This is a predicted structure of a 75-nucleotide RNA (c-di-GMP-I riboswitch aptamer) from a soil metagenome. The sequence is in RNAcentral, with records from MGnify.
Parts: sequence; C1' cells; structure tokens
RNA sequence: AAACGGCAAACCCGGGGUGACCCGGGGACGCAAAGCCACGGGACUCGUCUCGCACGAGUUAGCCGGGCUGCCGAA
Repeated sequence: AAACGGCAAACCCGGGGUGACCCGGGGACGCAAAGCCACGGGACUCGUCUCGCACGAGUUAGCCGGGCUGCCGAA
C1' cells in the first nucleotide's frame, strides 16, 4: 500500500444512577487496537471538613502514560 471485516462520537428514543456517567436501540464524528485492565498522572461527580480538591467514595480506557491480548500484510 492492499484485503476481510471490526468498533462507534455528537445527537435522538427508552431505562438506571444524587451525580459525573452507564445500559439497550437508532445514528456515524472518527479510530490500526476507539479490544480489555483504574497501576500512575489529569479532568469530572458526590460526601465530609480543620474550608486547603485537604480527606474519602465514585466516574472517565474515545484525556495521557503504562500493562495484557489481537486481524491482515510489502513484514
């Protein structure tokens, strides 16, 4: 470079959650790991408070790093 394909943003509908957000359906902005993992950092939510995001609990893997696994191939 190619080939078979894969995933699915925003938004809409239904449902769950105090919330960030999540699940199902529709839908495609994009993605060579946009497969999985909350280990580190960031951001976001809830609670506590000595009122310092200080502490605790959570969310985000399509914020970044890292770990594990994976299709095809001129390899």
The prediction has a mean pLDDT of 90.